The prediction has a mean pLDDT of 78.
Glycine riboswitch aptamer from a Beijerinckiaceae bacterium, 96 nucleotides, folded computationally.
Its Rfam family is "Glycine riboswitch aptamer". About the family: This family represents the bacterial glycine riboswitch. Gene Ontology term of the family: glycine biosynthetic process.
RNA sequence: UUUACCCCAGCGGAAGAGUCCGGAGAACCUUGGUUCGCCGGCGCCGAAGGCGCAACCGCCCCGGAAACGCUCAGGCCAAUGGACCGUUGGGGGAUG
Numbered sequence: 001u002u003u004a005c006c007c008c009a010g011c012g013g014a015a016g017a018g019u020c021c022g023g024a025g026a027a028c029c030u031u032g033g034u035u036c037g038c039c040g041g042c043g044c045c046g047a048a049g050g051c052g053c054a055a056c057c058g059c060c061c062c063g064g065a066a067a068c069g070c071u072c073a074g075g076c077c078a079a080u081g082g083a084c085c086g087u088u089g090g091g092g093g094a095u096g
Stems, first nucleotide, its partner, number of pairs: 001096001005092009018042001020041004025036005043076003049072001050070003056064003
């Protein structure tokens, strides 16, 4: 100095599943409805996180390990969030 790779940040993309039922409450108005959050119930989703098995990998004692599984958490109109992908910037950094 270059590159695989790792970390952080910005930008863009990014799925799934009830805008279900009941309760009291608040707001709005057309006085019978709508919306909102909370509580409870049942159903469901997996791509924050977490946990488990394990293909596989390693320095092979033992470790690291998934987009697989579980759904504790989270989520089921939209918004937010969102693994991951791309790109830009910064930092680190084997090998050459």